Predicted 3D model of a 106-nucleotide RNA (SAM riboswitch aptamer (S box leader)) from a Planctomycetota bacterium. The prediction has a mean pLDDT of 83. The organism belongs to Planctomycetota, within Bacteria. The model forms 97% of the base pairs in the Rfam consensus. It was read from a public genome assembly, where an Rfam model found it. It matches the Rfam family "SAM riboswitch aptamer (S box leader)". Rfam's curators write: The SAM riboswitch is found upstream of a number of genes which code for proteins involved in methionine or cysteine biosynthesis in Gram-positive bacteria.
RNA sequence: CCCUUAUCAAGAGUGGCUGAGGGAAGGGCCCGUUGAAGCCACAGCAACCGGUCCCGCGAAAGGGAUGCUGGUGCUAACUCCCGCCCCGAUUUGGGGAAGAUAAGAG
Numbered sequence: 001c002c003c004u005u006a007u008c009a010a011g012a013g014u015g016g017c018u019g020a021g022g023g024a025a026g027g028g029c030c031c032g033u034u035g036a037a038g039c040c041a042c043a044g045c046a047a048c049c050g051g052u053c054c055c056g057c058g059a060a061a062g063g064g065a066u067g068c069u070g071g072u073g074c075u076a077a078c079u080c081c082c083g084c085c086c087c088g089a090u091u092u093g094g095g096g097a098a099g100a101u102a103a104g105a106g
Stems, first nucleotide, its partner, number of pairs: 001106001003104006013042005021031003026082003043075003048071002050068001051066005079098001084095003
């Protein structure tokens, strides 16, 4: 980089350095000198993988519990909203595309 599968309405932030951008992209709408992005420190959330325990079983598959000095991820707004299709047509709902994260394959 690409492919497969799963999830995406919940949850969780302070300080230091620094100083103008950021929310993927386009269109919106927002956030930002009462400090953006980035880096560092500490803290936290979650439970995808791993660990441990239980159920299950011939063995498995599968299910549940546990936050564990483990591997990632995350800590404004539904993935901030929309674009394509269907329903409906005032608001809305379902699906898709794209994106993000995890695990695995190339």